[in-house]
């Protein structure tokens, strides 16, 4: 330098056109003498950045950043 894959709450993860899923974490409540476990509720997301397509983009297209792999 070229090619391919990845990028989504603090962490991990699903979703590949109709304003994002679950786990974990944190807070509160129930349960307990108390703690843990369990159950319920809540908090937590510019979906890496810019542009394009579209009525509508995390999702499709182009360029860039970062991480990883391969080739030279």
């Nucleotide at each position: 330098g070229c090619u391919c894959g990845g990028u989504u709450g603090g962490u991990c993860u699903a979703g590949g056109g109709g304003u994002a899923u679950g786990a974990u974490u944190c807070u509160c409540g129930c349960u307990u003498c108390g703690g843990g476990u369990g159950c319920g509720a809540g908090a937590g997301g510019u979906c890496c950045c810019g542009g394009g397509u579209u009525c509508a983009a995390a999702u499709c297209c182009c360029g860039g950043g970062c991480c990883g792999a391969g080739c030279g």